[in-house]
RNA sequence: GCCCCUGUAGUUCAACGGAUAGAACUGCGCACUCCUAACGCGCCAAUCGAGGUUCAAUUCCUCGUGGGGGCA
Numbered sequence: 001g002c003c004c005c006u007g008u009a010g011u012u013c014a015a016c017g018g019a020u021a022g023a024a025c026u027g028c029g030c031a032c033u034c035c036u037a038a039c040g041c042g043c044c045a046a047u048c049g050a051g052g053u054u055c056a057a058u059u060c061c062u063c064g065u066g067g068g069g070g071c072a
Stems, first nucleotide, its partner, number of pairs: 001071007010025004018055001027043004048064005
């Protein structure tokens, strides 16, 4: 330098172009307990950036950018 894959809560992952963007773990609160743990209930929290297509974009396209891989 070229090519491919990839970027969603703090973390690991979901989401036919139409959901209130969902779950688990973590964190916080409550309940339970003599106390703690476990279990139960609840709460907080996210779409890498900019354009484009579309009635509608996490999803499709382009450019940029972060990460991973291959070739040279």
RNAcentral holds the sequence, with entries from ENA. A computed fold for a 72-nucleotide RNA from a Candidatus Colwelliibacteriota bacterium, annotated as transfer RNA. RNAcentral records the identical sequence in 2 taxa. It matches the Rfam family "tRNA". By type it is a transfer RNA. Its mean pLDDT, the model's own confidence on a scale to 100, is 83.